RNA sequence: GAUAAAGGCAAACCCGUCGUGAGGCGGGGACGCAAAGCCAGGGAUCUCGGCCCGAGCCGAGACCGCCCGGUCACCGAA
Numbered sequence: 001g002a003u004a005a006a007g008g009c010a011a012a013c014c015c016g017u018c019g020u021g022a023g024g025c026g027g028g029g030a031c032g033c034a035a036a037g038c039c040a041g042g043g044a045u046c047u048c049g050g051c052c053c054g055a056g057c058c059g060a061g062a063c064c065g066c067c068c069g070g071u072c073a074c075c076g077a078a
Stems, first nucleotide, its partner, number of pairs: 001075001008033002013028006031065001037071003041068003045062007
């Protein structure tokens, strides 16, 4: 980061499955993505539990296709 080339990934939804749950995994499916590869380090959001009149606080999780950050990587026009 281009009306390039070779490719890659896969939203919503559906089916199956795991989980209290957020959600994860597999198959189908493509909304899109120049890192929509990987990492839960920081924030945001979400779930569960506890304390608490409440506001709120604490703990354990989920999520990278919400943002920031780290790290590896294809091509090579302006």
The prediction has a mean pLDDT of 86. Predicted 3D model of a 78-nucleotide RNA (c-di-GMP-I riboswitch aptamer) from uncultured Solirubrobacter sp. The sequence is in RNAcentral, with records from MGnify. Lineage of the source: Bacteria > Actinomycetota > Thermoleophilia > Solirubrobacterales > Solirubrobacter.